c-di-GMP-I-GGC riboswitch aptamer from a Paenibacillaceae bacterium, 97 nucleotides, folded computationally. The organism belongs to Paenibacillaceae, within Bacteria.
[in-house]
RNA sequence: AGAAACAAAGGCAAACCCGAGCGAAAGUCGGGGACGCAAAGCCAUGGACCUUCCGCAUGACAGUGUAUGUCAUGCGAUGGCAGCCAGGUUGCUGAUU
Numbered sequence: 001a002g003a004a005a006c007a008a009a010g011g012c013a014a015a016c017c018c019g020a021g022c023g024a025a026a027g028u029c030g031g032g033g034a035c036g037c038a039a040a041g042c043c044a045u046g047g048a049c050c051u052u053c054c055g056c057a058u059g060a061c062a063g064u065g066u067a068u069g070u071c072a073u074g075c076g077a078u079g080g081c082a083g084c085c086a087g088g089u090u091g092c093u094g095a096u097u
Stems, first nucleotide, its partner, number of pairs: 004093001011037002016032004021028002035083001041089003045086003049080002052077001054076009
């Protein structure tokens, strides 16, 4: 320097449970918990995915209705997600080579 070891120290914490915390929601926060993690530290820049208090289009339904409303789908927008994949950035240990 590199790799990531049936190593050591330390660390994080999925599902699930609890909460008179935050949010419209996705989600987040705190406590418990432990499936896992060598960046499962940090950053939403690109893609994926999720959301709908929002806009547009199409369709269906309701309706006397070129009004209006509801629902579905698509696109956009918004927010989320760093434990989906890239990218950026910082970093502990260190067998073997």